A computed fold for a 74-nucleotide RNA from a bacterium, annotated as transfer RNA. It matches the Rfam family "tRNA". Rfam links the family to the GO term triplet codon-amino acid adaptor activity. The family's RNA type in Rfam is transfer RNA. Model confidence (mean pLDDT): 82 of 100.

[in-house]
RNA sequence: GCUGGCGUAGCUCAGGUAGUUAGAGCGUGGGAUUCAUAAACCCAAGGUCGCAGGUGCAAAUCCUGCCGUCAGCA
Numbered sequence: 001g002c003u004g005g006c007g008u009a010g011c012u013c014a015g016g017u018a019g020u021u022a023g024a025g026c027g028u029g030g031g032a033u034u035c036a037u038a039a040a041c042c043c044a045a046g047g048u049c050g051c052a053g054g055u056g057c058a059a060a061u062c063c064u065g066c067c068g069u070c071a072g073c074a
Stems, first nucleotide, its partner, number of pairs: 001073007010026004019057001028044004050066005
């Protein structure tokens, strides 16, 4: 330099043929339980879906560019 994958909650990831509210586990906070702690149980908070632009009634999802990261080729 070329090609391809990935980027979504604090962490690990799902969702990806556009369509009704963006989710799970862990973690965090609260509750309940206990003599107390832990585990298990209940509830809650937390996201401009990497950034910008485009298409479209509608974009996390499609298209383009850029950034980061991983791999392959040279």